[in-house]
RNA sequence: CUCUUAUCCAGAGAGGCGGAGGGACUGGCCCUAUGAUGCCCGGCAACCUCCAGAUGCAUUUAUGCGUUUGGAAAGGUGCUAAUUCCUGCAGGAGGUAAACUCCUGAUAGAUAAGAG
Numbered sequence: 001c002u003c004u005u006a007u008c009c010a011g012a013g014a015g016g017c018g019g020a021g022g023g024a025c026u027g028g029c030c031c032u033a034u035g036a037u038g039c040c041c042g043g044c045a046a047c048c049u050c051c052a053g054a055u056g057c058a059u060u061u062a063u064g065c066g067u068u069u070g071g072a073a074a075g076g077u078g079c080u081a082a083u084u085c086c087u088g089c090a091g092g093a094g095g096u097a098a099a100c101u102c103c104u105g106a107u108a109g110a111u112a113a114g115a116g
Base pairs, nucleotide, nucleotide: 001116002115003114004113005112006111007110008109013041015040016039017038021031022030023029025088027086028085042080043079044078047076048075049072050071051070052069053068054067055066056065057064058063059062084108089105090104091103092102093101094100
């Protein structure tokens, strides 16, 4: 970097360092010297992981693999403004219509696990 699968309307500090930009991209709309992004600490969550129960399949009958429920958080990641902040393509509903609002799917993006 590419592919596969899953998830993305919940949650997370008035701490330290540091100094100007940031929210992927587009158009918006926001955050920011009442110090952003970033780093450290803290925290959140529970994808991998670990423990227990239920259950399906296989067999070397106690183990392996799968599904599912509950729990843990030591380890590997991740996350810690706003729904992935909204939107961008397609279809639909409301509205006489324009504006605008809403719904569904796709695309894009992010993260995890696995494969190349």
Predicted 3D model of a 116-nucleotide RNA (SAM riboswitch aptamer (S box leader)) from Scopulibacillus darangshiensis.
The sequence was found by an Rfam model in a public genome assembly.